[in-house]
RNA sequence: AGCGAUCUUCGGGGCAGGGUGAGUUUUUCCUCAGGAAAAGGAACGGCAAUUCCUGACCGGCGGUGAGAGUCCGCGAGCCGCGGAAGCGGUUGAUACGGUGCGAUUCCGUGACCGACAGUACAGUCUGGAAGGGAGAGGGUCGUA
Numbered sequence: 001a002g003c004g005a006u007c008u009u010c011g012g013g014g015c016a017g018g019g020u021g022a023g024u025u026u027u028u029c030c031u032c033a034g035g036a037a038a039a040g041g042a043a044c045g046g047c048a049a050u051u052c053c054u055g056a057c058c059g060g061c062g063g064u065g066a067g068a069g070u071c072c073g074c075g076a077g078c079c080g081c082g083g084a085a086g087c088g089g090u091u092g093a094u095a096c097g098g099u100g101c102g103a104u105u106c107c108g109u110g111a112c113c114g115a116c117a118g119u120a121c122a123g124u125c126u127g128g129a130a131g132g133g134a135g136a137g138g139g140u141c142g143u144a
Base pairs, nucleotide, nucleotide: 002143003142004141005140006139007138008137009136010135017054018053019052023047024046025045027043028042029041030040031039056124057123058114059113060074061073062072063071069112070111077090078089079088080087081086094110095109096108097107098106116127117126118125
């Protein structure tokens, strides 16, 4: 070094700019009848989406002959069962060209994907979450 036990630390990033205007609001006018209030409606204007349109930006962990959001797995999330511990299920997306013995991983070009709840429809905001976590590093003890 390896293996086993135990303690401990770490362990997810991202809307710049432009457009639209659901709503909301000032004023004026109308419904409205003598006047006013309330209510409803209309018009000019203000505010108004990180959710819409355009554009921008982001990429957990292990593996793989050479480095991966899109290959193979895992985790988170979601659903079901359970008093709980936990168990079961589900879970997205890549093409072409180049280099090379070897790359869906590199280089070039183009494309695509992203839980749940909230809210004007969300990968990027807020929230569950000061949570959980695949795993990564370190200490101690044992083994040989």